Description:
Two RNAs folded together computationally: RNase P RNA and transfer RNA, 419 nucleotides in total.

[in-house]
This record gives sequence, structure tokens and C1' cells, in this order.
RNA sequence: CAAGUAAGACAGGUAAUCGCAGCUGCAAGGCCGAAAGGCAGCAGUUGAGGAAAGUCCGGGCUUCACAGGGCAGGGUGCCGGAUAACGUCCGGUGGAGGUGACUCUAAGGAAAGUGCAACAGAAAUAUACCGCCUGAUGAUUCAGGUAAGGGUGGAAAGGUGGUGUAAGAGACCACCGCCUUGCUGGUAACAGCAAGGGUCCCUGUAAACCCCACUCGAAGCAAGACCGAAAAAAGACAAGGUGGCGGCCCGUCACGUCUUAGGUAGGUCGCUAGAGCCUGUCGGCGACGGCAGGCCCAGAUAGAUGAUUACCCACGACAUAACCCGGCUUAUCGUCUUACUUGCAGC
RNA sequence: GCACCCGUAGCUCAGGGGAUAGAGCACCGCCCUCCGGAGGCGGGAGCGGCGGUUCGAAUCCGCCCGGGUGUG
Repeated sequence: CAAGUAAGACAGGUAAUCGCAGCUGCAAGGCCGAAAGGCAGCAGUUGAGGAAAGUCCGGGCUUCACAGGGCAGGGUGCCGGAUAACGUCCGGUGGAGGUGACUCUAAGGAAAGUGCAACAGAAAUAUACCGCCUGAUGAUUCAGGUAAGGGUGGAAAGGUGGUGUAAGAGACCACCGCCUUGCUGGUAACAGCAAGGGUCCCUGUAAACCCCACUCGAAGCAAGACCGAAAAAAGACAAGGUGGCGGCCCGUCACGUCUUAGGUAGGUCGCUAGAGCCUGUCGGCGACGGCAGGCCCAGAUAGAUGAUUACCCACGACAUAACCCGGCUUAUCGUCUUACUUGCAGC
Repeated sequence: GCACCCGUAGCUCAGGGGAUAGAGCACCGCCCUCCGGAGGCGGGAGCGGCGGUUCGAAUCCGCCCGGGUGUG
């Protein structure tokens, strides 16, 4: 310098004006309402994200259910750890890929049982189609042996070399693989070593049923809690009034009063100070945890973040909270930082 | 907001690991008819998308996309 690998940060900036939403203060005066309260005014202050998204997992919270145990059903699935919990994360083991940094991995059990394996192929868990060898036969052909070779298939009874044989074959031998047992290291998954095994008992599939181990009560803030009109209902009380139109009478129109329960309209809470954020330090390889100091960072209920102007640059992507939090997944213009790998060149 | 369901031909539906993915209506061509319809024969066209499991996926699993339903 080029090509890459891993981890992380930022997500146009500054200023002015107008507008919107929350909170605090001022004003105690305006408007609506029976009231609670709402609306409007002035000033200050605060105001979306790394994914706020999909709603795919897990938890908090709330209501209901629940003695204990089991069945059914769902989920997870190498080992150890982190955590409130997880299907997430961290560290390792085995396997796969890459020259490498590094990345990926739904990775328990197929000798508990059942199912399925189309087509092709002679045969799909059992087999002799071609071939090879032996015998009979004039040839054709027939009987037997054989899994070394051909062919089919995703898959055909472990592989390579040799001995052996009529031809062959773990039939026998050496090495590799596989299985069993033991020892050593490791918390473990597992790794290494040694001995034995040729009936080495045997294909794949469990994101087919199933077996084993662990785990899961249900619903969701439109959960739920509190206050509570009007009308209708029940009870008590009142005996001819009360109010509107109108200067008054007549007239005419409307109406009982109070209490109670229920909880509709409506309102308040839930609602944002939290498994919170930042800095430092300690423990740990790490996920993470402890301690100290500092900070307050949207909270609406028809639902708020926008617009204009000026300047600058790298010319600005995906996208907008609705109870909260931890993850995963998906979308995303670009810019920057750190560590590392490979190649080439120079010293 | 929350909870859930469904995508197979132009339309309505079958198919739930091995099919050339079928059926009815519709569409196109030919035959029949003087012409049209009906009828007969033939044809085109599809598993929402991308990955994974499997020898093999419309079907099983995951993630997206689109449409719909319930709930004060």
C1' cells in the first nucleotide's frame, strides 16, 4: 500500500422566528360546567430510536385459579457459567468452512418399539441382473459357488494393501476407522494412552410417531383500582306549593323533596425514579456482579416533535413512543475508531 | 394498542412428505350450425417470498410480505 476479519461509536450541525404536547410558576381576574374539573393568557423548562418496527421469545406488574402429587398438552435439548428470566448472552467441547485473522452449527437417543424410503435397480435390510469360477452340454442353455469388478440409487453388509482360493470373501494378517473395558487429564462435554473384540449386530430419517432429561397455571394496561352524574328502581317525607313567560292578576307551560344501592356517561389513579443512566474503582478470561460519587431523561387519551429563513459540511438512510424492561429478528445513506490476519514492496 | 386466523389457476375449493399439483365455473382454438347458444375435442395458466430439515417440501420448521377477524 492492497485485500480482508472482529468489536464498537455517530445517525446532519449552529442560530433566529412561528406552531404543538407535558410540567412548574404568575395571574385569583376571563369563558364553559350542578360539581369535580376543563379551556384560554404570560414566563420558564423538557420533549422519540438504534431499531421506537415485527409481536417472535422471556420477565416485572395486575386480576382470576391454586393443599400435595400425577395424567394430558406445549416448549427446550453437547458441557459449564451469567441472569429476575429466556429459545438470549459468555466461555469451552465435537463437527463444518477458510492460507489465515476468524466464522457457522435445532449438536440428546436409530442395539426400547412403530412407521416411511417414490422412481430407478436383480435386490432397500434384504438380494445373484451382467460378470467371474466349477460341473453337465456339440452350441444355445441348466445347476451350484462367489459381493473382488460393472450397472441403479441419496443410501447396496467398513477402507487400503497382502495372504489365500477353482473363483472369491474379516476366511486370515498389518495399518486406519468402529465397538467394549481400564488408566490418566479435565467440574463437565470430551481428549489422550493401553488392552481386548472379525456375529465389526447391520442404511437413512426423531424440524415422523416416540423414548429420556429439564421446564411451563390462565389472561393481558381495552389488565385492574377508586370517585361518580342524568334517566329508570326502592324507601322515607311533604300535603299545594315551586319555577318560566308577564309590571301585576287571569291564563298557559314545566316540575314533587330527601336518602339508598348499583357503577353507565364522565373523571382520577395505574403512567413512568427504573432489574434506570453516566463516571471511577474492585472481582471475573468473559457474559456479568459489588462498592463509591453524580444525574432525572416524553407520558398523551383523538392522541404532541413540525414549518420557514440564514450559514456550513461528508448533502443526510431506515423509520415515529402509547404499561415497563431484557433479548432475538428484520429495515438502514454513510462516516469514524480500535485490535488482528494475509499478500506485495522498502529499511 | 392487544389477541388471533388465512394465503393453491382469473373466481370458488380439494390435496397435509414421492402425482406431469387436480375439480367446477371462466378464457382461447377446432368441430357441429345458415348464425349464436347448448354439446363434443384439445389447450394455456398456479402452491405469497426467502432460508433450513430431508435422498426428496405445496405439505415439516424459522424469518419476512399481504389480506382478514375479534376485543372498549
Description:
It holds a member of the Rfam family "Bacterial RNase P class A". By type it is a ribozyme.